[in-house]
C1' cells in the first nucleotide's frame, strides 16, 4: 500500500428493510429470610462516526475511525 471479516446495554449474543432495538448474565431498588444465599417483582442501560439511498436503515451504499486476518 492492497484485499477480506468484525464493530448493537457493563459482558455474551439476537433483530425477512417495517410494531416501543430484545434475551441471558451482571448492576440498582423492593418482597421473602433472624442474617446471608436462593427465589420472585420492578428499574436503568446500547446500534463506532459522518454522509447517501428509501415512505421507513441495526440491516443496503460511500468515506473515515477502531479491532482481527491475508498478500506485497
Nucleotide at each position: 500500500c492492497u484485499c477480506c471479516c468484525c464493530g448493537u446495554a457493563g459482558u455474551u449474543c439476537a433483530a425477512c428493510g417495517g410494531a416501543u432495538a430484545g434475551a441471558a448474565c451482571g448492576a440498582g431498588g423492593g418482597a421473602c429470610u433472624u442474617c446471608u444465599a436462593a427465589u420472585c417483582c420492578c428499574u436503568a442501560a446500547a446500534u463506532g462516526u459522518a454522509g447517501g439511498u428509501u415512505c421507513g436503515a441495526u440491516u443496503c451504499c460511500u468515506a473515515c475511525c477502531g479491532g482481527g486476518g491475508a498478500g506485497a
A computed fold for a 72-nucleotide RNA from Candidatus Harrisonbacteria bacterium CG10_big_fil_rev_8_21_14_0_10_42_17, annotated as transfer RNA. Its Rfam family is "tRNA". Gene Ontology term of the family: triplet codon-amino acid adaptor activity. The sequence is in RNAcentral, with records from ENA. The prediction has a mean pLDDT of 81. NCBI's taxonomy places the organism under Bacteria, Bacteria candidate phyla, Candidatus Harrisoniibacteriota.